The prediction has a mean pLDDT of 75. A computed fold for a 140-nucleotide RNA from Paraburkholderia acidisoli, annotated as Glycine riboswitch aptamer. The organism belongs to Paraburkholderia, within Bacteria. RNAcentral holds the sequence, with entries from Rfam.
């Protein structure tokens, strides 16, 4: 320079496990009260705003219970390093490698714990795994 590998970027595939239970609530459905506003003798009304009740409630909040393992984080070994009582050799007596109980430390995982995160669909996150390296400025 050039290839390979690792990180990082895009693309693409990617699992589990609760539609749990209680309470609140934006929201929501129906009712009924007042007020605007239309029509109008009384009154009514696919309108609007509020106040009360009420229906839903896989939305959000906050507590419990069950449960998931593939972000992340923890943990572990008859491996495997290193440290070493200590056996033997070699030597040019300066030193060299070699083996290493007990026992010390340190190294993993799609193992394990479930801190964290997650648990209707979608969506969003997702270890891992494929796959990718354009074109103009400018033959500057």
């Nucleotide at each position: 320079a050039a290839a390979c590998c690792g990180c990082a970027c895009u693309c693409u595939g990617g699992a589990g496990a609760g539609c749990g239970g209680c309470a609140g609530u934006a929201g929501u459905u129906c009712g009924u009260c007042g007020a605007u506003c239309g029509a109008g003798c009384a009154u009514c009304g696919u309108a609007u705003c509020g106040g009360c009740g009420u229906u839903c409630a896989g939305g959000c909040u906050g507590c419990c219970c069950a449960c998931c393992g593939a972000a992340g984080g923890g943990g572990c070994g008859c491996g495997c390093g290193c440290c070493a009582c200590g056996c033997a050799g070699c030597a040019a007596c300066a030193g060299c490698g070699g083996c290493a109980u007990c026992g010390g430390c340190g190294c993993a995982a799609u193992c394990u714990c479930u801190c964290a995160g997650g648990u209707a669909c979608c969506g969003a996150g997702g270890a891992c795994a494929g796959a990718g390296g354009g074109g103009c400025c400018a033959u500057g």